The RNA shown here (Bacterial large signal recognition particle RNA) has 263 nucleotides and comes from a soil metagenome.
Its mean pLDDT, the model's own confidence on a scale to 100, is 77.
Rfam family: Bacterial large signal recognition particle RNA. From the family's description: The signal recognition particle (SRP) is a universally conserved ribonucleoprotein involved in the co-translational targeting of proteins to membranes. Rfam classes the family as a non-coding RNA gene.

RNA sequence: CGCGCUAAGCGGGGAGCUAGCGGUUCCCUGUACCCGCAAUCCGCUCUAGCGGGGCCGAACUCCUUCCCGAGGAGGAACGUUCGGGGGUAGGGCUUUCCGACGUAAGUGUUGACUGUCAGGUCCCGCGCACUGGGAGCCUGUGAACCGCGUCAGAUCCGGGAGGAAGCAGCGCUAAGCAGCUUCUCUCAGGUGCCGCGGAGCAGCCUGGCAAGAGCGAGCGUCGUACGCACCGCCUCCGAGCCGACUACGACGGAAGGUGCGCG
Numbered sequence: 001c002g003c004g005c006u007a008a009g010c011g012g013g014g015a016g017c018u019a020g021c022g023g024u025u026c027c028c029u030g031u032a033c034c035c036g037c038a039a040u041c042c043g044c045u046c047u048a049g050c051g052g053g054g055c056c057g058a059a060c061u062c063c064u065u066c067c068c069g070a071g072g073a074g075g076a077a078c079g080u081u082c083g084g085g086g087g088u089a090g091g092g093c094u095u096u097c098c099g100a101c102g103u104a105a106g107u108g109u110u111g112a113c114u115g116u117c118a119g120g121u122c123c124c125g126c127g128c129a130c131u132g133g134g135a136g137c138c139u140g141u142g143a144a145c146c147g148c149g150u151c152a153g154a155u156c157c158g159g160g161a162g163g164a165a166g167c168a169g170c171g172c173u174a175a176g177c178a179g180c181u182u183c184u185c186u187c188a189g190g191u192g193c194c195g196c197g198g199a200g201c202a203g204c205c206u207g208g209c210a211a212g213a214g215c216g217a218g219c220g221u222c223g224u225a226c227g228c229a230c231c232g233c234c235u236c237c238g239a240g241c242c243g244a245c246u247a248c249g250a251c252g253g254a255a256g257g258u259g260c261g262c263g
Stems, first nucleotide, its partner, number of pairs: 001263005009055002011029005019045005033053005062257006071248001073246002079241010090231002092228002096225001098223006106215002114210008123198005128192002130189007138179004147172004155164003
């Protein structure tokens, strides 16, 4: 150097699934043998899709390492957007209270505003009055026997004089009943242009005094206080975006490595 073989190769990667791995699935890379199997899945148990067939073949092609980096995956903090909870009265808003200013109906030298004094209004006690209840006083009535007095008749005792008890009647009275409310006592009060004392005295009302020109309903503006979470701000929670970074990593590039037999 030539010929014939063999190992290897004829795609790889990410996600997902799974105890894990490979495949089917989705995506990336980009061209890369064929048939059968597979998502409420198929195969396997250690590097490998399983079963059958074919091509190429020790290097452009196989193996290892490094670089690059398509792509998907994870993802802190900060930021940002949206939603929700709580808080906050800075902005805003509304009513009310208060104040200032303005305006103004009225009101004011027949005295405004203010000051001061006294009294009242409120409360407590007592008194008085009133109203109502009860009791007493007063009037009337009121016991067939079991209340009182007087007791005809009748009865009883006595020789008699005389005496005793006593029904009816009459008179009186108790409890009770009824009346009267003039008077007395007592209890009570959503009672009072009433009196006395106390307490209170902010406001209001009445009056006296001082002083002498303002006072002012309503309306407007502004401010204050209270209120309202619409906006803002603070805080917490959730979702999305961005995303440093992390591991993987196709394609591509570089370096190195890898047999047997014959002539």